[in-house]
The prediction has a mean pLDDT of 80.
The RNA shown here (transfer RNA) has 82 nucleotides and comes from an uncultured Clostridia bacterium.

RNA sequence: GCAGCGGUGGCGGAAGUGGUAUACGCGUAUGUCUAAGGAGCAUAUGGGGUAACCCGUGCGGGUUCAAGUCCCGCUCGCUGCA
Numbered sequence: 001g002c003a004g005c006g007g008u009g010g011c012g013g014a015a016g017u018g019g020u021a022u023a024c025g026c027g028u029a030u031g032u033c034u035a036a037g038g039a040g041c042a043u044a045u046g047g048g049g050u051a052a053c054c055c056g057u058g059c060g061g062g063u064u065c066a067a068g069u070c071c072c073g074c075u076c077g078c079u080g081c082a
Base pairs, nucleotide, nucleotide: 001081002080003079004078005077006076007075010026011025012024019065027045028044029043030042031041032040046055047054048053058074059073060072061071062070
């Protein structure tokens, strides 16, 4: 340099054919249990805000009624080729 794959909550990782963004697991918080812990169990958990609401899928654009998903450019990572 060329090609392929990928970047989504605090972490791992889903999301059929574009139609409720974050299922599931881990972690965390509170409670329960215990002499105390661990394990287990229950509830909650993307960010901001008192609230109404606002924002959020690497970054910037485009298409569309609607984009994590399709198109263009950029960027970062992995793999292969030279």

Its Rfam family is "tRNA". Rfam classes the family as a transfer RNA.
It was read from a public genome assembly.